This is a predicted structure of a 384-nucleotide part of an RNA (large-subunit ribosomal RNA, domain III) from a Candidatus Acidiferrales bacterium. The full RNA is in RNAcentral, with records from ENA. The source organism's lineage runs through Bacteria, Pseudomonadati, Acidobacteriota, Terriglobia and Candidatus Acidiferrales.
Context: one part of a larger RNA
RNA sequence: AAGUAACGAUAAUGCGUGUGAAAACCACGCACGCCGAAAGUCCAAGGUUUCCUGCGCAACGUCAAUCGGCGCAGGGUGAGUCGGCCCCUAAGGCGAGGCUGAGAAGCGUAGUCGAUGGGAAGUGGGUUAAUAUUCCUACACCGUUCAUAAUUGCGAUGGGGGGACGGAGAAGGUUAGGUCAGCCGGUGAUUGGUAGUACCGGUUUAAGUGUGUAGGCAGAUCCCUUAGGCAAAUCCGGGGGGUCAAUGCUGAGGCAUGACGACGAGUCUCUACGGAGAUGAAGUGAUUGAUACCAAGCUUCCAGGAAAAGCCUCUAAGCUUCAGAUUAUGAGCGACCGUACCCAAAACCGACACAGGUGGACAGGUCGAGAAGACCAAGGCGUU
Numbered sequence: 001a002a003g004u005a006a007c008g009a010u011a012a013u014g015c016g017u018g019u020g021a022a023a024a025c026c027a028c029g030c031a032c033g034c035c036g037a038a039a040g041u042c043c044a045a046g047g048u049u050u051c052c053u054g055c056g057c058a059a060c061g062u063c064a065a066u067c068g069g070c071g072c073a074g075g076g077u078g079a080g081u082c083g084g085c086c087c088c089u090a091a092g093g094c095g096a097g098g099c100u101g102a103g104a105a106g107c108g109u110a111g112u113c114g115a116u117g118g119g120a121a122g123u124g125g126g127u128u129a130a131u132a133u134u135c136c137u138a139c140a141c142c143g144u145u146c147a148u149a150a151u152u153g154c155g156a157u158g159g160g161g162g163g164a165c166g167g168a169g170a171a172g173g174u175u176a177g178g179u180c181a182g183c184c185g186g187u188g189a190u191u192g193g194u195a196g197u198a199c200c201g202g203u204u205u206a207a208g209u210g211u212g213u214a215g216g217c218a219g220a221u222c223c224c225u226u227a228g229g230c231a232a233a234u235c236c237g238g239g240g241g242g243u244c245a246a247u248g249c250u251g252a253g254g255c256a257u258g259a260c261g262a263c264g265a266g267u268c269u270c271u272a273c274g275g276a277g278a279u280g281a282a283g284u285g286a287u288u289g290a291u292a293c294c295a296a297g298c299u300u301c302c303a304g305g306a307a308a309a310g311c312c313u314c315u316a317a318g319c320u321u322c323a324g325a326u327u328a329u330g331a332g333c334g335a336c337c338g339u340a341c342c343c344a345a346a347a348c349c350g351a352c353a354c355a356g357g358u359g360g361a362c363a364g365g366u367c368g369a370g371a372a373g374a375c376c377a378a379g380g381c382g383u384u
Base pairs, nucleotide, nucleotide: 013031014030015029016028017027018026032382033381034380035379040362041361042360043359046342047341050340051075052074053073054072055071056070060068061067080141081140082338083337084336086119087118088117092113093112094111098107099106100105122139123138124137125136126135142334143333144332145331146330147329148328149327150326151325152324153319154318158314159313160312161311166301167300168299169298172294173293174292177288178287179286180285181284182203183202184201185200186199187198204262205261208257209256210255211254215250216249217248218247219244220243221242222241223240224239225238226237228236229235263283266279267278268277269276270275302305348357349356364376365375366374367373
């Protein structure tokens, strides 16, 4: 320079009470305003205690601060079923032998790793200051080991099936959700009207189990034969013949059960006003309706759209009073790691409490073609 520029989105504040040395800023209450395909809710990545509680205000916070993502201390993350680990493989990596190279090393077979993909199983309610599909409670489910009983050809690293997949388009079924009516509970005032066709609030319930529907797919079954499937096969494939028109597989949703339960507006009691306890009505129908499910379906097109394991089946070696397999019932077991909190952001990436950037899920009402736009709900904020 100068007490000058600036104080980081123009979403907006005002009042009362409390605390305190001190209050525009903290807490509580009332009113107002802003977002509402977000400025709400939940995850992944990343961060790594920032979460909750008590005490505190030097510094940090573009002012103050009693407040804080700040300082100090204490507390907090509970899993057979969520995710990982695990089994399986992709691109790619490593790579016994091997090939190449003067060497360092490069390439690569068998293998072995490697998810962003495939593979068993959980939901509803309650609870903490802070965790919950993890704790509690109710009702379930899966895998595995053992025992018992019944039946019995079992057996793989090998064969076959399956897993198993593109784009676009259309129609149908159904549900989530919404709306209205009915039902249940409550309201009547300080006001011009209002006892009705008024107003306000509620009307919620899962997985699992049983049934096997709208639909989708495949003809089904038996016998004979067989140069294929690196050996074998009763399996798959090829050939021939007989019988039957239904048979099998799959499949949302609905209904019943789960549930004589839970939840539930409210009411009552107590209260250190934070809350705690008790009790508890109705809990139906119609309509609309998804981008969700049936559906990896159907139709169509050419550019022709992963692999492997789990799973089913077939036999080889072998075993065949054993072992093994199937079914049922019962009992035991299910380790380890993550789990707090932020996540369109003051906690991540941008030197900052930075108008920037950041993958996925949820998707209410009125008007509307609409996830546009406007105004609202739930919820969250008024951006220090």